[in-house]
Order: sequence, then C1' cells, then structure tokens
RNA sequence: GGGCUCAUAGCUCAGUGGUAGAGCGCUUUUCUGAUAAAAAAGAGGUCGAUGGUUCGAAUCCAUCUGAGCCCACCA
Repeated sequence: GGGCUCAUAGCUCAGUGGUAGAGCGCUUUUCUGAUAAAAAAGAGGUCGAUGGUUCGAAUCCAUCUGAGCCCACCA
C1' cells in the first nucleotide's frame, strides 16, 4: 500500500428493512434462624461516529474511528 471480517445492555452474543432481545451479572421481593440454591418482579441501550437511500434503517450505501486477519513492499 491492497483486500476481508467485526463494533448491539456491565460481560458473552442473537436480531439482515416494520415497537431492540436472550444467557450470565445487578436490584427488590418470596422462601430460610441466617446464607446459598430456587421462584417472581424490575432496572439497565437512542445499536462506534457522521451523512445518504427509504413511508420506515441496528439491518442497505458512502466516509471516518477503533479492533482483528490475509497478501504485497521495504529492511
């Protein structure tokens, strides 16, 4: 220098155009003499950023940022 993949809740990840979800974790309650386990309920996100397409974008397109991989070049 060229190409590819990824970025979504505290963590690990689904969701590929039509109201953003799961597991674990966290909070409260029930249960217990008290914990743990179990059960129930709840909080937590404007989906990496900026534009564009669309009636409608986490999803499609462009650019940028960050992470990873492959190739080439130099040494």

A computed fold for a 75-nucleotide RNA from candidate division WWE3 bacterium RIFCSPHIGHO2_01_FULL_48_15, annotated as transfer RNA. Rfam family: tRNA. The source organism's lineage runs through Bacteria, Bacteria candidate phyla and candidate division WWE3.